[in-house]
Molecule: transfer RNA
Organism: Patescibacteria group bacterium
RNA sequence: GCCACUUUAGCUCAGUUGGUAGAGCACUUCACUCGUAACGAAGAGGUCGCAGGUUCGAUUCCUGCAAGUGGCU
Numbered sequence: 001g002c003c004a005c006u007u008u009a010g011c012u013c014a015g016u017u018g019g020u021a022g023a024g025c026a027c028u029u030c031a032c033u034c035g036u037a038a039c040g041a042a043g044a045g046g047u048c049g050c051a052g053g054u055u056c057g058a059u060u061c062c063u064g065c066a067a068g069u070g071g072c073u
Base pairs, nucleotide, nucleotide: 001072002071003070004069005068006067007066010025011024012023013022019056027043028042029041030040049065050064051063052062053061
């Protein structure tokens, strides 16, 4: 330098062939217990990496950029 893939909640990851995003763990509160943990119930937490384009509408499609992983030279 070239090619491919990845980027979504604090962490690990789903997801939608375009219609206002979810799980597990973690966190908060409640309940339980003599008390703690575990189990149980409820809740909070995300401008879906950034910037443009297409569209009535983009996390999803297209382009560029950034970061990361792998391969080739």